Predicted 3D model of a 72-nucleotide RNA (transfer RNA) from Thermoactinomyces sp. DSM 45892. RNAcentral holds the sequence, with entries from ENA. Its Rfam family is "tRNA". By type it is a transfer RNA. Model confidence (mean pLDDT): 85 of 100. Taxonomically the source falls in Thermoactinomyces (Bacteria, Bacillati, Bacillota, Caryophanales).

RNA sequence: GGGGCGGUAGUUCAGUGGGAGAAUGCGUGCCUGGCAGGCACGAGGUCGGGGGUUCGAUACCCCCUCGCUCCA
Numbered sequence: 001g002g003g004g005c006g007g008u009a010g011u012u013c014a015g016u017g018g019g020a021g022a023a024u025g026c027g028u029g030c031c032u033g034g035c036a037g038g039c040a041c042g043a044g045g046u047c048g049g050g051g052g053u054u055c056g057a058u059a060c061c062c063c064c065u066c067g068c069u070c071c072a
C1' cells in the first nucleotide's frame, strides 16, 4: 500500500428498511433468621464520525476513523 471482517447498554453480543433488544452487571422490592441463591420491577443507548439514497436508515451506497486478520 491492497483485500476481508468488525465498532449497537458498564461488559459479551443479536437485530439487514418502519416498536433499539437479550444475557450478564447495576438499583429497588419480595422469599430466607442472615449470607448465598431465586423471583418481580426499574434505570442505563448521539447504534464509531460525516455525507448520500429513501416517505422513513442500526440496516443500503460513498468517504473518514479505530480494532482484528490475510497478501505484498
Base pairs, nucleotide, nucleotide: 001071002070003069004068005067006066007065010024011023012022013021018055026042027041028040029039030038031037048064049063050062051061052060